[in-house]
Parts: sequence; C1' cells; structure tokens
RNA sequence: CGCUGCUCAGAGCAAAGCCGUCGAAAGGCGGUGACGCAGAGCCACGGGGCUACCGCGACGAACGCCACGCCCGCCGAGCCGCCAGC
Repeated sequence: CGCUGCUCAGAGCAAAGCCGUCGAAAGGCGGUGACGCAGAGCCACGGGGCUACCGCGACGAACGCCACGCCCGCCGAGCCGCCAGC
C1' cells in the first nucleotide's frame, strides 16, 4: 500500500418505543432505551425514498402537482479513519 472481517484489544454509534423541545409536515435535537452496526464517521454528488408551508391547477373547500425542506440506519460515488489477519 492492497485485500479481507474468521480471530484479538481498547473504544464508538444507537433502531423502535416513551418523555421534552423545534418544525406546516417529513424530520431534527436533548434525555431514556438497545434493534442492530467494522465505517450506523463525514458528505445530498448520482439513483431512490419521505413530506408539501408557500406556489400552481381562475377563486373557496376537498384533491392533485411542485423541493427551495428532509432521509447517508436504502444503494452507489467521493473524503477521512480503529484493530486484526493475509
């Protein structure tokens, strides 16, 4: 440096649920809690997914459409990184 994650060490993260909080929502954050994770570290670049306040559909209701919002614990690319084996 490359490949691999069978084995070792020390650590790390934290799904659902519940409570609080921010948000129109999706969802985020904090606490609790562990389903899991060898990148469950970072990054919305490509694909995919979620939501639809505003806007558009002449107007109102309903409904539909729309990302400028969100998800990296859906997949891929990129960046950085622990230990061990070969």
This is a predicted structure of an 86-nucleotide RNA (c-di-GMP-I riboswitch aptamer) from Gemmatimonas sp. Its mean pLDDT, the model's own confidence on a scale to 100, is 87. Rfam family: c-di-GMP-I riboswitch aptamer. Rfam's curators write: GEMM was predicted in a large-scale screen for bacterial structured RNA regulatory elements. Lineage of the source: Bacteria > Pseudomonadati > Gemmatimonadia > Gemmatimonadales > Gemmatimonas.